[in-house]
RNA sequence: UGAUGAUCUCAGGGCGGGGUGGAAGUCCCCACCGGCGGUAAGUGGGCGAGAUCCCACAAGCCCGCGAGCGCUCCCCAUACCCGAUGGGGAGGUCAGCAGAUUCGGUGAAAAUCCGAAGCCGACGGUCACAGUCCGGAUGAAAGAGAUUGGUC
Numbered sequence: 001u002g003a004u005g006a007u008c009u010c011a012g013g014g015c016g017g018g019g020u021g022g023a024a025g026u027c028c029c030c031a032c033c034g035g036c037g038g039u040a041a042g043u044g045g046g047c048g049a050g051a052u053c054c055c056a057c058a059a060g061c062c063c064g065c066g067a068g069c070g071c072u073c074c075c076c077a078u079a080c081c082c083g084a085u086g087g088g089g090a091g092g093u094c095a096g097c098a099g100a101u102u103c104g105g106u107g108a109a110a111a112u113c114c115g116a117a118g119c120c121g122a123c124g125g126u127c128a129c130a131g132u133c134c135g136g137a138u139g140a141a142a143g144a145g146a147u148u149g150g151u152c
Stems, first nucleotide, its partner, number of pairs: 002152003005148006016030004031132002033121002035065004042057005060119002068097002070094001071091008101117005123135003
């Protein structure tokens, strides 16, 4: 230094203005927001020689992951069995919903740079349809970090 064990900590942002209406942070117009890992021709540094080398940062829509819903299984309630409904739990690839980008420029090379125009956003709730409000959630978690032990 790398691999591996344990413990602990951390780990999501956003409706401001106007319109309609009895009622909208839910509709319409204008706004606002962007989890984690990877990739990187950008930016900064190493570097007062330079590089496509090294370090840090850099993508919502490129690759993958997470939560949520679905699905499968289990438990509880509705007198009993099946089913159905409601509630709770487990699984986690089964991947079904899961989502969304083009054009122009530069260049040897760009889904990542520069410019422009677009597009996307779980479930339940609600006096009216929600990425932005409330709720599950003081939850879970991709992962990030710290401490510490033995071994290789």
Molecule: FMN riboswitch aptamer (RFN element)
Organism: Microvirga terricola